A computed fold for a 71-nucleotide RNA from a Candidatus Beckwithbacteria bacterium, annotated as transfer RNA.

């Protein structure tokens, strides 16, 4: 060049086209004398653009990152 997979929350990751969900982390609060633990709440996501649709994380097309394979 070409070909194949993949892109979700700070991390790991779920989700027939129908309200993005969960664990780690992270804040704050109950407990304690004081931390630790354990509980309760909370913050926080769909790489970018465009298309199909009533509806898109999911389909399509292109673009960007990445990992693989072939030359």
């Nucleotide at each position: 060049a070409g070909g194949a997979c993949c892109g979700u929350a700070g991390u790991u990751u779920a989700a027939c086209g129908g309200u993005a969900g969960a664990a780690c982390a992270g804040a704050g609060g109950u407990c304690u004398c004081c931390a630790a633990a354990a509980c309760c709440u909370c913050u926080a996501g769909u790489a970018g653009g465009g298309g199909u649709u009533c509806g898109a994380u999911u389909c399509c097309c292109u673009u960007c990152g990445g990992u693989c394979c072939u030359g």
The sequence is in RNAcentral, with records from ENA.
Taxonomically the source falls in Candidatus Beckwithiibacteriota (Bacteria, Bacteria candidate phyla).
Its Rfam family is "tRNA". From the family's description: Transfer RNA (tRNA) molecules are approximately 80 nucleotides in length.